[in-house]
Context: one part of a larger RNA
RNA sequence: UGACGGGGGCCCGCACAACCGGUGGAACAUGUGGUUUAAUUCGACGAUACGCGAAGAACCUUACCUGGGCUUGACAUCCGCCUGGUAAGAGCUGGAAACAGCGAUGACCUACCUUUUGGUAGGAGGGCGGACAGGUGGUGCAUGGCUGUCGUCAGCUCGUGCCGUGAGGUGUUGGGUUAAGUCCCGGAACGAGCGCAACCCCUGCCUGUAGUUACUCGCCUUUCAAAGGCAGAACUCUACAGGGACUGCCGGUGUUAAACCGGAGGAAGGUGGGGAUGACGUCAAGUCAUCACGCCCCUUAUGCCCAGGGCUACACACGUGUUACAAUGGCCGGUACAAAGGGAUGCGAAACCGCGAGGUGGAGCAAAUCCCAAAAAGCCGGCCCCAGUUCGGAUUGCAGGCUGCAACCCGCCUGCAUGAAGCCGGAAUCGGUAGUAAUCGCGGAUCAGCCAGGCCGCGGUGAAUACGUUCUCGGGCCUUGUACA
Repeated sequence: UGACGGGGGCCCGCACAACCGGUGGAACAUGUGGUUUAAUUCGACGAUACGCGAAGAACCUUACCUGGGCUUGACAUCCGCCUGGUAAGAGCUGGAAACAGCGAUGACCUACCUUUUGGUAGGAGGGCGGACAGGUGGUGCAUGGCUGUCGUCAGCUCGUGCCGUGAGGUGUUGGGUUAAGUCCCGGAACGAGCGCAACCCCUGCCUGUAGUUACUCGCCUUUCAAAGGCAGAACUCUACAGGGACUGCCGGUGUUAAACCGGAGGAAGGUGGGGAUGACGUCAAGUCAUCACGCCCCUUAUGCCCAGGGCUACACACGUGUUACAAUGGCCGGUACAAAGGGAUGCGAAACCGCGAGGUGGAGCAAAUCCCAAAAAGCCGGCCCCAGUUCGGAUUGCAGGCUGCAACCCGCCUGCAUGAAGCCGGAAUCGGUAGUAAUCGCGGAUCAGCCAGGCCGCGGUGAAUACGUUCUCGGGCCUUGUACA
């Protein structure tokens, strides 16, 4: 000077408390450990691994295993030699394919020669040989880059000066204040940098500009209704530019300060709400399997191709989820209201067929126009009457549909049948402070299809509680002890 303390003081954070809903029990999904296996590829391991890399494992992917095959190689550059029946190649044989072999036919570019057929030289392509390629082989404790975490915490430093023999201190401590090293005051300090804040994006109010595909105060046509035409630029909306909030105003408190409390006005008030943004550094944290890269290692194999299998195994154990255990519910019929997205090897309407998945069909739409599309919870009416049930849907049988070369291992969906566990969950433990939790559905990426109940978004309905800081966890500042660095 740090670090640490079951030392002290001050102060924060869904840290505790208060409240709401979960997890831990059940079934299933998914990840992991373990076990098994020819292989179950690899990585990630307290917080900060475990629906994580994986925003799509039937083949491919694929890195693993078994078997079959190739050796200048699937790919790049260069050198030497050879090459016109050359390169390519329908087809044929063996084969699971890769591959190995046979093979009718049979070129291209440039220059020159030639009457033409064609010839010569070079190139391209091919072959042989040599340099080399190749490696998801090792080392994240050799590295770059990127990332997690402490932590959106309020800190981390520098120049000069001053103090100290020195390490170093001061500044940055102190008194107030703040979300903040935020600001004010004081002070041997005076300034400055990286952080904080602001500048950026979304959202909430208003104005202007613009008016189609959106809108409809007005008119017309038509109709059961829809829809359409004209017109309008008001409204809604769309998307660009501005305005608006600054403790600006008033009162009080305060040191006359910073600031705090209350009030007015206002769509919004003291950072309005949300996002992006992550200081010096810490964990030899993570990643050599995104990529890059040093060193080491393999070189008829640790490289490359192919078929099949595996990554989907299953006595178990854990994490994360989904669905439930019902009446604030389940089922049936009717009926209403979103936002944000996606669409051309695409989205696919109406109509028709099918109980249905789906099929036929193709209108329209590069889309504020058309389509995906129905939003669901809700509301109205009806049934169920507390029962392992009209709860719950696992599991299994049969019959089908779809994608795809191919659904046996190992896809999704539909119908009929089957109806398991489960009566609200021990110790323990997680999330959430407001348009939040809870609850309800919708979309998208990846993607042929899909094991998505995951992830990332969108809107609908919409709470309860916070006395307080003793305690638990994490953190900031000052101080104290230390045999630790």
Record summary: The part of an RNA shown here (small-subunit ribosomal RNA, 3' major domain) has 485 nucleotides and comes from a Candidatus Omnitrophota bacterium. The organism belongs to Candidatus Omnitrophota, within Bacteria. The sequence was found in a public genome assembly. It matches the Rfam family "Bacterial small subunit ribosomal RNA". Gene Ontology terms of the family: ribosome and structural constituent of ribosome.